[in-house]
Context: one part of a larger RNA
RNA sequence: UGACGGGGGCCCGCACAAGCGGUGGAGCAUGUGGUUUAAUUCGAAGCAACGCGCAGAACCUUACCAACCCUUGACAUCCCUGUCGCGGCUACCGGAGACGGUAGCCUUCAGUUCGGCUGGACAGGUGACAGGUGCUGCAUGGCUGUCGUCAGCUCGUGUCGUGAGAUGUUCGGUUAAGUCCGGCAACGAGCGCAACCCACACCCUUAGUUGCCAGCAGUUCGGCUGGGCACUCUAGGGGAACUGCCCGUGAUAAGCGGGAGGAAGGUGUGGAUGACGUCAAGUCCUCAUGGCCCUUACGGGUUGGGCUACACACGUGCUACAAUGGUAGUGACAAUGGGUUAAUCCCAAAAAGCUAUCUCAGUUCGGAUUGUCGUCUGCAACUCGACGGCAUGAAGUCGGAAUCGCUAGUAAUCGCGUAACAGCAUGACGCGGUGAAUACGUUCCCGGGCCUUGUACA
Numbered sequence: 001u002g003a004c005g006g007g008g009g010c011c012c013g014c015a016c017a018a019g020c021g022g023u024g025g026a027g028c029a030u031g032u033g034g035u036u037u038a039a040u041u042c043g044a045a046g047c048a049a050c051g052c053g054c055a056g057a058a059c060c061u062u063a064c065c066a067a068c069c070c071u072u073g074a075c076a077u078c079c080c081u082g083u084c085g086c087g088g089c090u091a092c093c094g095g096a097g098a099c100g101g102u103a104g105c106c107u108u109c110a111g112u113u114c115g116g117c118u119g120g121a122c123a124g125g126u127g128a129c130a131g132g133u134g135c136u137g138c139a140u141g142g143c144u145g146u147c148g149u150c151a152g153c154u155c156g157u158g159u160c161g162u163g164a165g166a167u168g169u170u171c172g173g174u175u176a177a178g179u180c181c182g183g184c185a186a187c188g189a190g191c192g193c194a195a196c197c198c199a200c201a202c203c204c205u206u207a208g209u210u211g212c213c214a215g216c217a218g219u220u221c222g223g224c225u226g227g228g229c230a231c232u233c234u235a236g237g238g239g240a241a242c243u244g245c246c247c248g249u250g251a252u253a254a255g256c257g258g259g260a261g262g263a264a265g266g267u268g269u270g271g272a273u274g275a276c277g278u279c280a281a282g283u284c285c286u287c288a289u290g291g292c293c294c295u296u297a298c299g300g301g302u303u304g305g306g307c308u309a310c311a312c313a314c315g316u317g318c319u320a321c322a323a324u325g326g327u328a329g330u331g332a333c334a335a336u337g338g339g340u341u342a343a344u345c346c347c348a349a350a351a352a353g354c355u356a357u358c359u360c361a362g363u364u365c366g367g368a369u370u371g372u373c374g375u376c377u378g379c380a381a382c383u384c385g386a387c388g389g390c391a392u393g394a395a396g397u398c399g400g401a402a403u404c405g406c407u408a409g410u411a412a413u414c415g416c417g418u419a420a421c422a423g424c425a426u427g428a429c430g431c432g433g434u435g436a437a438u439a440c441g442u443u444c445c446c447g448g449g450c451c452u453u454g455u456a457c458a
Base pairs, nucleotide, nucleotide: 001458002457003455004454005453007452008451009450010449011448012447013446015442016441019406020405021404022403023402026319027318028317029316030315031314032313033312034310035309042053043052064305065304066303067302068301069300070299073129077128078127079125080124081123082122083121084120087106088105089104090103091102092101093100094099109119110118111117131294132293134292135291136290140288141287142283143282144281145279147277152191153190154189155188156187157186158167159166160165171182172181173180197271198270199269200268202239203238204237205236206235207234208233211229216226217225218224242265245259246258247257248256249255321399325358326357327356328355329354330353337347338346339345365396370391371390372389373388374387375386376385412434413433414432415431416430417429418428
């Protein structure tokens, strides 16, 4: 100087408390461990691995296993030889296919000094080489997680100290903040904080193939037509919030409390933005890359299987256990986004509300499981897809110890869209509808910041 303390002081955070809803019990989905297996590819491991890499494993993917094939190779450059086309399509034979063989059809490269001379393409050969999702993330780059959007981390000059270092950065207030004010052997500065950026909330303006009977006319009743940009909206520009104003408080400061006006008030709300560093954190399987290793195989191709196994254990979710509900009928109102073009067309809500019924039961709750018949995608749904009809109707009556999320348009609840994708969503990322309760407070648990103290630790 740090680090640590079941030392002290001050402060903060859904950290506790106050509340609301869950997880842990059930069934299923999904990931992981374990076990099994020819293989069940590999990685991730407290928080910060476990609906994670995977925005989607039937083949492919695919890295794993079995079998069958290839060896200058599926891909690149160079050298030699050969062919001028190369290439495409169809049919047949052997084969699981890769592959091997045969026949037919279409097409018939460019330049030229007319020399297979040059380019280009293909085939064969030779070796240099290719290739490796093989190892090492403890050799690395890049990217990422985490403490943590925590308020810190440093430097120049000066001063103090023999020196390591200190000071500044401590102190009194204050703040979300090393934020600001005051003081001070310090004076300044940098990276962070804040602001500058985006979206939302209000207004003005510019523009009207969306909107409007707002005012007029027609109407086949639909902004449908004429007509019009007032409103809604859309998307460009601008304004608006600064403790600016008032009162109190405070050191006459920074600020804090209250008020006015205002669409919005003290960082308005949300996002993007992540300092110096820590964890030899993660990734050599995105990519790049040193070293090591393989080279008729640890490379390449194909078919089939596996990654989907199943006594069990854990994580994350979905659906429930019902009457604040189920069922039947009726019944409105969205936003994001996508469709090669489209504010015009299409994809399109549910909960809510109203009526009827069920009457507390393993039920008209719950839907697992199984049988059967189908639909769709796709060469192909056996291993191993999704969905539908009929039948079947399991566990489950609110969950032990323990544990998680959330402070407002939030939690809870309801549906909708998108990416990837032939097909496959209870996942992920977004969107809107309905819409709460509670916070006395900081003693305690967890994490963090500043000062101080002890130390046989570095």
This is a predicted structure of a 458-nucleotide part of an RNA (small-subunit ribosomal RNA, 3' major domain) from an uncultured prokaryote.
The full RNA is in RNAcentral, with records from ENA.